[in-house]
RNA sequence: CUCGAAAAAGGCAAACCAGCCGAAAGGCUGGGACGCAAAGCCACUGGCCUACGUCACGGGACUCCCGGGAUACGGUAGCAGGGUUGCCGGGC
Numbered sequence: 001c002u003c004g005a006a007a008a009a010g011g012c013a014a015a016c017c018a019g020c021c022g023a024a025a026g027g028c029u030g031g032g033a034c035g036c037a038a039a040g041c042c043a044c045u046g047g048c049c050u051a052c053g054u055c056a057c058g059g060g061a062c063u064c065c066c067g068g069g070a071u072a073c074g075g076u077a078g079c080a081g082g083g084u085u086g087c088c089g090g091g092c
Base pairs, nucleotide, nucleotide: 001091002090003089004088011036012035016031017030018029019028020027021026034078040084041083042082044081045080046079047076048075049074053071054070055069057067058066059065060064
């Protein structure tokens, strides 16, 4: 530098359940393992999810309420790309 076929030391932990935070998506902690060679870390790019608020629209019993729509400054690193750090082993 490159690779992850085999091995070892080990690591992480989807769904689901409980508690807490959040409007939600989702997150954190514990239990639990579907998987993972960066499933370590970073929302920079694209995607995806959500919509408290905001905007316009429709309706109503009209300082307000209801409905669906749009919207990220909210999320997702276990969607991909990119950045960055790194264990073990093979090859050069």